[in-house]
């Protein structure tokens, strides 16, 4: 270098669809209201709306969507791929905070069930750490040896060639 295996939902992706988001933001007019709002968080600055009445706030009509989630298939797949960490971008500008891109053997062998913590509208789910029992790999040891068990390593691995 080639081929390959792990599987109580292996892993990722992109379709449909259902639930959530939500009677929510928002728009329309009324009321109440009295100085703040808006440009994705939050800090600071700009800039623009505002006492010809700004935010908040009641009830009325109208009523969304994104990211996230479930299930069906479908594709591409077994470092699958997920974090970390660099760097550069993100709709007024600085940072920041979420979010997007590359890079990068820096961590994780896998899924799963707890427990904190991060994200998140979430009591959903997702990710990371830890524990915990299963399992793949493999080595050492045993054993009643086509196998099973004990311990132990872990993807820079395992197996073939």
């Nucleotide at each position: 270098g080639u081929a390959g295996a792990g599987g109580u939902c292996g892993c990722g992706u992109g379709u449909u669809u259902c639930a959530a988001g939500a009677g929510u933001a928002u728009a329309u007019a009324a009321c109440c209201g009295g100085a703040u709002g808006u440009g994705u968080u939050c800090a600071g600055g700009c800039a623009c709306a505002g006492u010809g009445g700004a935010a908040a706030g009641u009830g009325a009509u109208a009523g969304a969507a994104a990211g996230g989630g479930g299930a069906a298939c479908a594709c591409g797949c077994c470092g699958a791929a997920a974090g970390g960490u660099g760097c550069a971008g993100u709709a007024c500008c600085u940072g920041u905070a979420g979010c997007u891109g590359c890079a990068u053997g820096c961590u994780u062998g896998g899924g799963c069930g707890u427990a904190c913590a991060g994200c998140g509208a979430a009591u959903a789910g997702c990710u990371g750490u830890a524990c915990g029992a299963c399992u793949g790999u493999c080595a050492u040891c045993g054993c009643g040896u086509g196998g099973c068990g004990a311990u132990g390593u872990u993807g820079a691995g395992c197996u073939a060639u």

A computed fold for a 161-nucleotide RNA from a chicken gut metagenome, annotated as Lysine riboswitch aptamer. It matches the Rfam family "Lysine riboswitch aptamer". From the family's description: Riboswitches are metabolite binding domains within certain messenger RNAs that serve as precision sensors for their corresponding targets.